[in-house]
């Protein structure tokens, strides 16, 4: 310096989002592709805070 769904990455002190994969369903004789829908996450313990994923200190870890 980093740690965020399975996997690449954003995000910000006010309910955590995108692509991609995944799983339903429409569609096709079937596949694909489209279209619709839907499940999953802030490394860990504190500490400020009305509220932390966000500061801040420790720990793990690359």
């Nucleotide at each position: 310096c980093g740690g965020u769904g399975g996997u690449g990455c954003a995000g910000u002190g006010g309910u955590a989002g995108c692509a991609c994969a995944c799983c339903u369903g429409a569609c096709c004789a079937a596949c694909a592709a489209u279209c619709a829908g839907g499940g999953g996450g802030c490394c860990u313990g504190g500490g400020u805070u009305c509220g932390a994923u966000u500061c801040c200190c420790g720990g793990c870890u690359g």